[in-house]
Context: one part of a larger RNA
Parts: sequence; C1' cells; structure tokens
RNA sequence: GCCUCUCUAAGGAACUCGGCAAAUUGACACCGUAACUUCGGGAGAAGGUGUGCCGGCACUACGUGAAGGGCCCCGCGCCCCAAGCGGAAGCCGGUUGCAGAGAAACGGGGGUAGCGACUGUUUACCAAAAACACAGCACUCUGCUAAGUCGUAAGACGACGUAUAGGGUGUGACGCCUGCCCGGUGCCGGAAGGUUAAGAGGAGUCGUCAGCCGAAAGGCAAAGCGGCGAAUCGAAGCCCCGGUAAACGGCGGCCGUAACUAUAACGGUCCUAAGGUAGCGAAAUUCCUUGUCGGGUAAGUUCCGACCUGCACGAAUGGCGUAACGACUUCCCCACUGUCUCGGAGAGGCCCUCA
Repeated sequence: GCCUCUCUAAGGAACUCGGCAAAUUGACACCGUAACUUCGGGAGAAGGUGUGCCGGCACUACGUGAAGGGCCCCGCGCCCCAAGCGGAAGCCGGUUGCAGAGAAACGGGGGUAGCGACUGUUUACCAAAAACACAGCACUCUGCUAAGUCGUAAGACGACGUAUAGGGUGUGACGCCUGCCCGGUGCCGGAAGGUUAAGAGGAGUCGUCAGCCGAAAGGCAAAGCGGCGAAUCGAAGCCCCGGUAAACGGCGGCCGUAACUAUAACGGUCCUAAGGUAGCGAAAUUCCUUGUCGGGUAAGUUCCGACCUGCACGAAUGGCGUAACGACUUCCCCACUGUCUCGGAGAGGCCCUCA
C1' cells in the first nucleotide's frame, strides 16, 4: 500500500449524477392506526408499550383420563365419579444486571408525481423495463372435406372441435368516453358500358409446285402442303358505380371587427375528402425555455400546482382518470449513519523487504 471486517469525538447527506454503499429498523404479544378506495383493501400504515428470574392467586383455566362404579345392542362400546400426568394466559408482590426478543435468524418509514392496471415474461454472457404477455373490448375471416397452417404428395394439425367454435388483426383491468373525413390506398358489393389473354375465327397474303407462256433469261400459276394473318366472338382484372375508418390513413390559410387598451363571441375571403370534438396540455411530447405565476429551499435548469403562445397532444398506432400492485422512474421529509467535513484506531489476509 491492497483486500475483508470492527469501532470512532462533534456535525449528520455538507458526499454524489443519484443516500451508491453503509447504518437504522427487525421477533412475539397488546394498544393504536390517515388520505383514498373497485369496500377486498390501504395495514405490519404511522406511532406506542411489554418481554429475565422468584413467590403468591393456584391442587388455576383447559387437555388427557388410570383405578372404581353403572348401563347395554356386549365392544378397541357408552355414562358417572375422579387419581395421576400435561399445562397456557393473566393479575399482585418481590428480585437482579450496563443490558431480559441479553447470541443468531429477523421490515427503515412517510409524502408526491410519471408510466404500466394487476400475478407473470424477456435480451443464457453489459438492458428486467414504461418493453412482451395478460383477462377484458372491437373488427374481420370461417357452414365443416371450415377458414388457416405444414407437406411435392399421401396425409396431418385445426378437432375426434362446429359460430357461446376455430383462425387473423388491433387495443389492453376497471370507470367516463371514443368526434369529423370514403378524395387517395386497401377491402366488400355491383355488373350496363369501355379495355382485355389464351383460344375460336379465317378475309387476305407469302412459300412450294403439276401445268402454261417464252428462243433463252425468265414470267404466270390450279389443287395440295406449309408460313404469316384482318374483321368478329373470347373471362377475371383494370376503368367505372356504390359501401366501408376499433381498415391503411387524414383532420387548413389570410384579413377585418366591441365606447381605454387588450382580446375577438361576429364578419369577409381562399382552399379541402374533411379541416382536431370531448378531454388533456412547457407533457416520457415545448424548439424559443431555466416560458410566466404560485408552492416547497436561506438559495430549486429538477419537482409539485396552475396558465395555454400545443415549434410538433388528442381519442382502440386509443383519450382522460383510477384503488391496489412495482428489485421501474422523479422530487421532498423523518429516522439513521465514515457518503462527507477529515481523518483516526484496531483485527485477519496479501504485496514489498533479510526482517
């Protein structure tokens, strides 16, 4: 010097990103317990008091129940009396140590806000969470050889189930609710019209060629065979017409106006499919921003309550609340402490050294 542990005057979080770590608390019995609440809870809330040993009440309450006696349906039976044994809890009095839950095991507590209802699940080896799941809610598909899934198939799961069932998707207890837009995209329905594939169709046209013409070169060319091939007829889809947002999604701008000022219930105008309702709001969302005001502190970029100018909340990509719950996150208080002021002492182990 390092590691683990013990103690420490006065102060008591001044430490620090942060009370991290440590300390406090701790058992049992009794007393006593707030807001709030889904009436279960919150609760071990909080906060107090007691705890050893001896004597007495006391042959204690209570438990067990021998022997004896009685009864009968006769037994490992029932009843009466009751010895012995076991044996709390309490009251009164006394006694003792520094200390009586004498060691060990053995909650620190309270308030506030955020998020998630909850118990659960997770990144095996840096993340346990406000992430995932979850009951509940909704939409949607599926009539049974179900939909869906695995497999080339046979086949299997779904399910030896049958719409109070099964699959998919979203949301996420509960309470109060969940506005407007169907123009785009998706899905569902429609089938008159437009477009349209293979295929059908075959107008034409080309090649070949008997033959014909020609002195020749060459030209013309039937049938057949072969190539190409117009019109016309051809579904779904798309176009088109409707519906649908707890489908994907979206939910405006400028100007003016009231007898102080300010503001604008009101008016004008442009655009849109429709222009954000309720509720919430500097928020896990606010850039400007340490916004402004209030609270708490001597002093508060955090925190709590308000305001609303929402850069850029907002309603199942759910909105706002919410008791209970949380090794979650924020802030405050009490208790407590070597975290600190600021160090010191001790024990054991280790490093170093001949020691």
This is a predicted structure of a 355-nucleotide part of an RNA (large-subunit ribosomal RNA, domain IV) from a Myxococcota bacterium. The prediction has a mean pLDDT of 89.